The RNA shown here (Bacterial large signal recognition particle RNA) has 268 nucleotides and comes from a Candidatus Aminicenantales bacterium. A source record names the gene ffs. The coordinates come from a structure-prediction model, not an experiment, and the mean pLDDT is 76. The sequence is in RNAcentral, with records from ENA. Rfam family: Bacterial large signal recognition particle RNA. It is annotated as a non-coding RNA gene.

RNA sequence: UCGUGCUAGACGGGGAGUUAGCGGUGCCCUGUAACCCACAACCCGCUCGAGUGGGGUCGAACUCCUUGCCGAGGCCGUCUCGCUUCUGGGCUGGGCCGGAGGAAGAGGCGAUGAAGGUUAGGGCCCUCCGCAAGGUAUCGCCUGUGAACCCCGCCAGGACCGGAAGGUAGCAACGGUAGCAGGAGAGAUUCCUGGGCGUGAGGUCGCCUUGCCCGAGCUGAAAACUCCCGCGACGCAGGGGAGAGGCUGGUCGGAGCAAGGUGCACGA
Numbered sequence: 001u002c003g004u005g006c007u008a009g010a011c012g013g014g015g016a017g018u019u020a021g022c023g024g025u026g027c028c029c030u031g032u033a034a035c036c037c038a039c040a041a042c043c044c045g046c047u048c049g050a051g052u053g054g055g056g057u058c059g060a061a062c063u064c065c066u067u068g069c070c071g072a073g074g075c076c077g078u079c080u081c082g083c084u085u086c087u088g089g090g091c092u093g094g095g096c097c098g099g100a101g102g103a104a105g106a107g108g109c110g111a112u113g114a115a116g117g118u119u120a121g122g123g124c125c126c127u128c129c130g131c132a133a134g135g136u137a138u139c140g141c142c143u144g145u146g147a148a149c150c151c152c153g154c155c156a157g158g159a160c161c162g163g164a165a166g167g168u169a170g171c172a173a174c175g176g177u178a179g180c181a182g183g184a185g186a187g188a189u190u191c192c193u194g195g196g197c198g199u200g201a202g203g204u205c206g207c208c209u210u211g212c213c214c215g216a217g218c219u220g221a222a223a224a225c226u227c228c229c230g231c232g233a234c235g236c237a238g239g240g241g242a243g244a245g246g247c248u249g250g251u252c253g254g255a256g257c258a259a260g261g262u263g264c265a266c267g268a
Stems, first nucleotide, its partner, number of pairs: 001268006009058003012030004020047005035055005064261006073252004077247005083241006091235001093234001095231002098228004107219003116214002119211006125203004129198003133193003137189003141183005151176003159168003
């Protein structure tokens, strides 16, 4: 060096998550020549030599181990941007209610006489009266009912008195009445009325108004804009959430590339 048979080892790796930690199942990335069965997310198996159990293949090198480079991708951090959610009213701005200014007055009234006053009157108003209307009640009116007796009249029959003539009391029926119920609204009376009316009587000067007199002012608004109070929470401020983009930030890092390393027995 070659051949044969073995052994260590390998038959995917990584990120996040979970976990005291490791690995797996599940998610994502990457990758393949990259085995099979059983187990398993309130999970399965283990303990730094950190999946377990069973079977199979390759096998000391393209394939195993270590280191370095590069780097898909993940995670963390930070910055910016909008979105969303909760809270606040300190801030300036915007919105809304109200007030003041604007108003030393737009406009209107006024010598055909303002405001105010004086006086006389009228109206509203207050008190009383009257009328009408409406309402209540009573009387009266109409209809019905209606007293077993203790209401009236007339009282059959019957009863009583009488020798008789006759008389007396009197039930029912009949006719009435008291009472009761209903009705009508023409009548009478009483009472009531935040209303109506009155050439009715009075009061008052609170309001309005007219006449006489005095005489020169009286009344008064919307907006822009400014200020103030308040409401509210749009901007704003603070906190949270998810997202997009950036970073000469940090960390882990597949595949790939390079370098180095790693056995035993027998035979030639």